[in-house]
RNA sequence: AAUUCGCCCUUAGAGUUUGAUCAUGGCUCAGGACGAACGCUGGCGGCGUGCUUAACACAUGCAAGUCGAACGGAGAUUAGAAGGAAGCUUGCGAAUUCUAAACUUAGUGGCGCACGGGUGAGUAACGCGUGGAUAACCUGCCUGGUAGACCGGGAUAACAGCUGGAAACGGCUGCUAAUACCGGAUACGCUUAAGGGAACGCAUGUUCUUUUAAGGAAAGCAAUCGUGCUAUCAGAUGGAUCCGCGUCCCAUUAGCUAGUUGGUGGUGUAAGGGACCACCAAGGCGACGAUGGGUAGCCGGCCUGAGAGGGCGACCGGCCACACUGGGACUGAGACACGGCCCAGACUCCUACGGGAGGCAGCAGUGGGGAAUCUUCCGCAAUGGGCGAAAGCCUGACGGAGCAACGCCGCGUGAGGGAAGAAGGCCUUCGGGUUGUAAACCUCUGUCAUCAAGGAAGAACAGAUGACGGUACUUGGAGAGGAAGCCCCGGCUAACUACGUGCCAGCAGCCGCGGUAAAACGUAGGGGGCGAGCGUUGUCCGGAAUUACUGGGCGUAAAGGGCGCGUAGGUGGUCCAUUAAGUUAGAGGUGAAAGAUCGGGGCUCAACCCCGAGAUUGCCUCUGAUACUGGUGGACUUGAGUGCAGGAGAGGGGAGCGGAAUUCCCCAGUGUAGCGGUGAAAUGCGUAGAUAUUGGGAGGAACACCAGUGGCGAAGGCGGCUCUCUGGACUGUAACUGACACUGAGGCGCGAAAGCGUGGGGAGCGAACAGGAUUAGAUACCCUGGUAGUCCACGCCGUAAACGAUGAGUGCUAGGUGUUGCAGGUAUCGACCCCCGCAGUGCCGUAGUUAACACAAUAAGCACUCCGCCUGGGGAGUACGGUCGCAAGACUGAAACUCAAAGGAAUUGACGGGGGCCCGCACAAGCGGUGGAGUAUGUGGUUUAAUUCGACGCAACGCGAAGAACCUUACCAGGGCUUGACAUCCUCUGAAAGCCAUAGAGAUAUGGACCUUACCCUUCGGGGUAACAGAGAGACAGGUGGUGCAUGGUUGUCGUCAGCUCGUGUCGUGAGAUGUUGGGUUAAGUCCCGCAACGAGCGCAACCCCUAACAUUAGUUGCCAGCGAGUAAGGUCGGGAACUCUAAUGUGACUGCCGUUGACAAAACGGAGGAAGGUGGGGAUGACGUCAAAUCAUCAUGCCCCUUAUGUCCUGGGCUACACACGUACUACAAUGGCCGGUACAGACGGAAGCGAAGCCGUGAGGCGGAGCAAAACUGAGAAAGCCGGUCCCAGUUCGGAUUGUAGUCUGCAACUCGACUACAUGAAGUCGGAAUCGCUAGUAAUCGCAGGUCAGCAUACUGCGGUGAAUACGUUCCCGGGCCUUGUACACACCGCCCGUCACACCACGAAAGCUGACAACACCCGAAGCCGGUGAGCUAACCGAAAGGAGGCAGCCGUCGAAGGUGGGGUUGGUGAUUGGGGUGAAGUCGUAACAAGGUA
Repeated sequence: AAUUCGCCCUUAGAGUUUGAUCAUGGCUCAGGACGAACGCUGGCGGCGUGCUUAACACAUGCAAGUCGAACGGAGAUUAGAAGGAAGCUUGCGAAUUCUAAACUUAGUGGCGCACGGGUGAGUAACGCGUGGAUAACCUGCCUGGUAGACCGGGAUAACAGCUGGAAACGGCUGCUAAUACCGGAUACGCUUAAGGGAACGCAUGUUCUUUUAAGGAAAGCAAUCGUGCUAUCAGAUGGAUCCGCGUCCCAUUAGCUAGUUGGUGGUGUAAGGGACCACCAAGGCGACGAUGGGUAGCCGGCCUGAGAGGGCGACCGGCCACACUGGGACUGAGACACGGCCCAGACUCCUACGGGAGGCAGCAGUGGGGAAUCUUCCGCAAUGGGCGAAAGCCUGACGGAGCAACGCCGCGUGAGGGAAGAAGGCCUUCGGGUUGUAAACCUCUGUCAUCAAGGAAGAACAGAUGACGGUACUUGGAGAGGAAGCCCCGGCUAACUACGUGCCAGCAGCCGCGGUAAAACGUAGGGGGCGAGCGUUGUCCGGAAUUACUGGGCGUAAAGGGCGCGUAGGUGGUCCAUUAAGUUAGAGGUGAAAGAUCGGGGCUCAACCCCGAGAUUGCCUCUGAUACUGGUGGACUUGAGUGCAGGAGAGGGGAGCGGAAUUCCCCAGUGUAGCGGUGAAAUGCGUAGAUAUUGGGAGGAACACCAGUGGCGAAGGCGGCUCUCUGGACUGUAACUGACACUGAGGCGCGAAAGCGUGGGGAGCGAACAGGAUUAGAUACCCUGGUAGUCCACGCCGUAAACGAUGAGUGCUAGGUGUUGCAGGUAUCGACCCCCGCAGUGCCGUAGUUAACACAAUAAGCACUCCGCCUGGGGAGUACGGUCGCAAGACUGAAACUCAAAGGAAUUGACGGGGGCCCGCACAAGCGGUGGAGUAUGUGGUUUAAUUCGACGCAACGCGAAGAACCUUACCAGGGCUUGACAUCCUCUGAAAGCCAUAGAGAUAUGGACCUUACCCUUCGGGGUAACAGAGAGACAGGUGGUGCAUGGUUGUCGUCAGCUCGUGUCGUGAGAUGUUGGGUUAAGUCCCGCAACGAGCGCAACCCCUAACAUUAGUUGCCAGCGAGUAAGGUCGGGAACUCUAAUGUGACUGCCGUUGACAAAACGGAGGAAGGUGGGGAUGACGUCAAAUCAUCAUGCCCCUUAUGUCCUGGGCUACACACGUACUACAAUGGCCGGUACAGACGGAAGCGAAGCCGUGAGGCGGAGCAAAACUGAGAAAGCCGGUCCCAGUUCGGAUUGUAGUCUGCAACUCGACUACAUGAAGUCGGAAUCGCUAGUAAUCGCAGGUCAGCAUACUGCGGUGAAUACGUUCCCGGGCCUUGUACACACCGCCCGUCACACCACGAAAGCUGACAACACCCGAAGCCGGUGAGCUAACCGAAAGGAGGCAGCCGUCGAAGGUGGGGUUGGUGAUUGGGGUGAAGUCGUAACAAGGUA
C1' cells in the first nucleotide's frame, strides 16, 4: 500500500430522417489494441517479437547418444624381455612372440532414445478446466527399511574361411566372452487357494492376526574407498482409470440405439467396466435438446470495458492430440514410439530392371502459396538434459550474435544571443501583413555517431575455463559538423488564404463538396497534429441501455398468440411442529508458476528484470444458525368449489308455426301505350297487351316497428313466434369440502367472409360474362341483364383492420354522472320516488403514467405471477426445406444484394373538385367596348450584310422610347487611328485653334497666309510656371463586351389587402401557443364586451395637398352693386372694395343632437339642422414579406474577357424589311347621323434661338408683316359636342375614308430609302362583328373638344384640363382574387406538390431447371496385407528331465476370427456449373396511363 465496513476513485458524447420539434430507430465518428500488411519517410541504443496462408513438397548440413570401471576381440603407440632376417659387425637391428602401461572402438551387453524440440491437422470429447474418488491401479532411475546373492549349464555376435547381390543387404561352415541366456537350491512381512478370530468402513469391502498347502530371486565390476545385482515393505516422482459441475452455432437436424441397456459366467488388462465373448432379459437416451450437421485444440491468460460482459487463445507456462496418409503390433518401467519396426496407399529418388531407399509440423535453408514473416551464423563459457565412478563425450534444448521501425521504451538531430523585423516566397484594402528570432551573424556545448586509449561483471569450486567481445562502460580528440518526416486544415475535429479547374478532373468515415468568385478537387503560401515515425487498410472491444443479469420494450413508432380447454413446467393463502436442500456465519483444503494490482529493489531513467504482499470473485470438506423459500406431518377458512332459494338474457342445438314485402314459369279480371332507367340517355320490356290495378296460387330468403354507447356469449358471433334438449353468468344464504388455486410451451377443440367436395335448393341480390352509356381511351365508376355464389345437409379450409390495433390472473390507489340485472333500507295499504350493496356496461375527471395523442377502478397508474412477441427500411411473409390441405393455399421462415434512412406523435405554414363567416366591378343587374374591317403602333416569326439590345401569364407586347431622315445608334458594309475621342503623371518642342486653297464620300492629308494668352522673376538679353497644342516612352485610358443567378440603388406585383410582429407574464419536454381566438361591429387587428394575459411597435385611421360652404385680410393685370363721366357698343374713365374672382389665414362635420334597435357597450337605422352626414369626393402616402420578379443598356459596382480592337473617328445603309400570327389603339360601318350656314359657353397650360396680334396675299397648307408680351396685362386661342335654320332619306349612300395620281406648303446641311401638312382627283374594306374576352357604381361610364411634355420637323401614343352627362346593383348559388376560423394531408422547391405500376434499355445478386461434375459420412456385399489372438503343428529344435529311445518346452509352416487400403452397388448430405426461365434490386431528364396522399375527385 493493495484488500475489507466506510471514505475516495471509477461511468462524457457528437453528426445524420424534419420548414422546425419531441420521441423511436438504424447508420457513422471521436478511444484503445494488433504475431499485422500497404504508401511516404527513416539517425542511435535497450528489451521483446517475427509463415496467421499450403498439417504443401523438400536439395544440403547438423538436431541422441554414451559407457573399455559389463564382455571377447581388433588396432596403433610406448616401455621391458625374448627373438634375431638383410646388413654392419660384436652389439645394434626389421618381422615375430610375451609382459606391462596408458589409449582407440566395429561388435555383444547396459542405460538413454517415451525427455528435450516442433505443429494444431484431427477432436464438441471426461479432450480441457475445477473439485473429488481409486476399498479398482502401475511406477525405471532416486531416498529409506529388512533380507539376500549358493551350485551349475548351453549358446551366440564379433572374428576366420567359403559364397550370393549392381546396391541395400545377406547365406553357409567353424571358434569364443560376459552384468547376454537357462536350470536347480534357499527365502520373508511376496503371490495364490482354503479356514478361524479381531478392529474398521458410504456399499462392494478394507486392515490386522493366525493355520495349512503350493509357487517365485540374484551378477558381477573395481579393487583404496566404492558401485552394481535379487526379493520385499515404505516414501518421493511420474503416470493410468472413474465421477460431480462447467465448456460454440443450427430445431429449415426430433426422434436415436442391437453390444444397443441390464444380468450371469468367462476372456482381457497394471487396473474397474459390453472393453471383448457366450447365454438370458428388453431395455437405454431425448424439448433440462438426444441423434445429425457445421465450426473449433482446451486452459492460465491477452485485448477491451466503470463494471457486468464481449472478443481472442501469437509469444511465455500447464494439459491434450499429431508426426507423409491409413492400419498394426514388437521392445520396454514407460510407446502402439517425430529423427524405431511391419503392411497398404500416394509421392520422390537410385538401379545393372532383378530390386532397393526416403519422410524438416527439430535448427538453418529451398521451391511453392500468399498482402505478408529472418541467418544454410557462433558456442557448449553459463543454465538444463543423456551416458559414465570419473575425466569426459553428445546436446540447432539453451546461451548469444545477424536481418526486419514489427512492437514497447529511452536519446538525438543543437543551446544562448540576434530587428535594418534582410532577401526570397505568399497574401494585400497597395498602407501593409505573414513566413519570423526563423535565417544570416556572434558566443557556446559535445548527448548520439566518429577516432584513439583503457577495459569488465557474467566463473560456480582452490586452480583452469567467456561464444557474446576488445562488447558494455570509462577517459581523451576534432567539429554544429553526419541525423525530419508524415498526415490533416467544410461540420463532427485542433488548424485559411491565393491561384487553377468549372457536375469536368476529382474528393468522401457520415452528412456531403465540384455546374466561373470551391476554406471540401489540384497546387502554393500559411497553419494544426504527431514525430523516427506518420497515414491507410483489415480485425476485435468500446461508445451501443443497439439482445437491456446489472440495464429495454410491445394502444398509435418493430412487437399481445383469433379464442378457449388443458399436459409438462413456473408461481402460489393462514397457523403449528419438524427437517436443514436453498440461504447464511466461522474454520480448513485447494485455486501451479508467470501475468495483472500495491509496496519495495536492480540495469544512469524507462521499457525490461527481481523480491514481498494482497488478490485469484471458484470448487470441496467440517462445524454452527433457522427468519424466509423448499421437503414432511398436522390444523384453519378468507382463495377456489359444492349445496339451497331466486330472478334476467338475440347464449347454443333440434322440430314446428306465422305475417309483411320482393318476384312471376302460373291462372283469372279491369285497362291502353307506353314502361323502365339516368346527370342526360341508351341497351332492356311492351299492341302476341307490358307498366299500373284487383283476386287467387307457387316458391325461396330475410324477420320492419319494439331497438337502446340495451342484453347474452371465450372469441367468431347471436334478433319473428311456440315447444323441447342444453351451457354459462349474477343476486341472496352460509349448510358442505378444505388450497382442491393462477398461468400455460407442446397438444386438443372452436373459429366471420370467401373458397373446395357430394347431394339438394334457388325468390331477391349478385363476382365472372354480355350489352348500353361516359370517356382521348374506360377491360371501371352509372344503367339493363346475368352464371357461380349467397340458403340447407354432411365433410374440408383455418385465414381477416379475427381491433379496445390494449394476453390472462390477483390485490391496491379521489370523485361525479347515466344505464342493465338482483338484493337490502326508509316510507307506504301497496307500488313508484329516495338511500345503499354486489355484478355488468358507458361518459367526465384527480393523482399518477405517457414521445405526444391520450389512459385514468373496464388503467396505458402502483405491484406480483405465468405465457406470447419485438430488435433499421427494402428484398419478404418471398425462396429453399419440412408439416398440413382435394385444391386454393396455410403454418414454420432465411440469405445475397441495396438504402441512410423508413416510421410515430405533435407544431407552423401551404394546399383541397373539405366546411363555416366575410370582402372586392369577382359574379349578377346594366352601359360601352375588344375579338370581324381599314389604318396606326408594339411584339412574335420570317427575311437580311444589319434588320442593335432589353422586357415574356396576371405583373412583356402605343413597354425602356417625353417622339430612329443625319445625329441619336449601341447594329451592318466600307474607309481611317493606335497612349488613343476622354482623365492623371513624365520628357522635349512651341505654337495650336480658327481662316483660305487642293485631294477625298467624309474622317483626314498636304500647302499657304496670319498672328499669339495669363502670372511671377529679371541683370530687360531672357527665364520659370500655368493654360493650350504637337512629338515620344510607359503607367494607363476605353468597352451600350459577359454575368440582374456575385451586387448596391431603383422599380413592378400580391395590395391601400388588413394584416405583420415584439417585451414581460402564463401554458407546453419542445417546435410553438396565448396575446392576434370567442360574442358583436367596422372600410379597417375599427371599436366594444368577454378572456392568462398585460402592454407596445410597424401597418389602418388621422395629421398633408386639391375640391365643395362661409368668414377675415388684401384689391392689380382681375371685378363693377351703388355714385359720376363718356361711347355706336364695351369697366372705357373717375371712383369703389360691396359681389365674382384671385391667394393667404381661419371656421366648419364630431354619430355632436333627437328617436328606435342593440347587452345599460361598440355600433347600426331613421330624423333634425347644415354648403357638406356618417372615412363628403379626389390625391399623395404601399407594413412584415413573396416572386434567385425586372434592370450590369440610366447610374454605381465585384469578378471575367478585348487592348493596331469587343476601343475610337467617318460616309452610306439598317433599326421603317413582310407570306403570316398576337396585343394595344384610332376611324368607321351612319339619320340620337353626314354636310352647309348662323350662333353660345370652359378649364388648365405654354411662350424669348419663344408665343406671335392687327393688316395684306394665297382655295389651302402657308407667306409677307412685326404691334404686344419674360405674361390674372400680350399671345397660342376659333373650344367642340350644344343651340337655331337648311339639306340628304336608308343606299356601300352627300355613310366611310383607306389606297393611289398630280400639284404644292413647311422644317431641316439633307425629306430617295424614311417627315408632317395642303389642294384637286381617286373612293378600298366595312352594313355592328364566332368562340372568347375587357372597362365602369356618379359628376362615374359614355361622349366632346382643349392644352402640355418630348421636339428643327413629325402624336391615333402619353400626361393633364374642362363641357354634356346616364343606366343598374334582387342578391352572394356560381367563376376569379383576397381575409379570418376550422378540418384532412404521405405536400414544405409547399398541388405547376407528392407519387404508383406495366413496358423498353443497362448493370448486379438470387431462385428454378434437362443435366454435367466434385466432396463427405454411413450402409450392403466382394477381396483381404501386416499383425495380435486362437487352433494345428507329420517339418525344425542348444540349455530342463531322461536309462537315451524319447519327453517337456519352443519355432517355422498352415488354418480361422478380426482387420486397413481397394472394388461393386443403391441411396443420403453438401458444393460448383448449366441452355433457358422467374421474380427482385439499382440506374438526372424514355413510353403508357393516374392507383394513393384533400371527400385525391367512386372515402